Guanidine-I riboswitch aptamer from Synechococcus sp. CCY 9618, 148 nucleotides, folded computationally. The sequence was found by an Rfam model in a public genome assembly. The prediction has a mean pLDDT of 76. The source organism's lineage runs through Bacteria, Bacillati, Cyanobacteriota, Synechococcales and Synechococcus.
RNA sequence: GAAGUUUGCUUCUAGGGUUCCGAUCCAUCAACGCUGGCCUUGCCGGCGUUUUUCAGGAUGUCUGGUCCGAGAGAAGCGCACUCAUCGUCAGGGGCCGCUCCACGGCUGCCCCGGGUGAGUGGCACGGAGGGACAAAAGCCCGGGAGAC
Numbered sequence: 001g002a003a004g005u006u007u008g009c010u011u012c013u014a015g016g017g018u019u020c021c022g023a024u025c026c027a028u029c030a031a032c033g034c035u036g037g038c039c040u041u042g043c044c045g046g047c048g049u050u051u052u053u054c055a056g057g058a059u060g061u062c063u064g065g066u067c068c069g070a071g072a073g074a075a076g077c078g079c080a081c082u083c084a085u086c087g088u089c090a091g092g093g094g095c096c097g098c099u100c101c102a103c104g105g106c107u108g109c110c111c112c113g114g115g116u117g118a119g120u121g122g123c124a125c126g127g128a129g130g131g132a133c134a135a136a137a138g139c140c141c142g143g144g145a146g147a148c
Stems, first nucleotide, its partner, number of pairs: 007078006015068002020065002022062001023059004027053001030050009079121008091112005097106003123143001125146001129141003
C1' cells in the first nucleotide's frame, strides 16, 4: 500500500401511532326506576340504568388489548473463526491417462470431510427530508448526508 472478514434469524424491550377491540363523550330507538309542570278519561319534560343503530359519530393530550418496532438495546438459537478432546481412514467431488459398442472399470494427482467442550465475533456522534402499512416511530432510504 492492496484485498478479505467483522454475521443471520426468533422472541422481547425502549419507542410509536390509531385499522380492529375496549374506554370516554355526543346523537338516536325502546324498557324500567325516580321526579317536575299543566288545560288531570291524560299530555309535555328532566335525571339515572340497560339496550338499539348503514353492526351511529367523535376523541390517542384515552392507562389499556391487537398491531408496528431498534446498525449504534436485551436474551436465545444458529453461523464463522481459534484451541482442546474423542472419532473416521469408509466416503464424496474434480483432473490426466488406459480400457470398453455402451453402462462402467483401473492407476496417479488435487480438494473436501464428523461429535463434544470452552472462547471470540471489535468500535459506533448523527440531521433535515422522503417512504410503507390504518397510521406513526429509534421501522425503511441509512453504519446514508454530515461530524469526530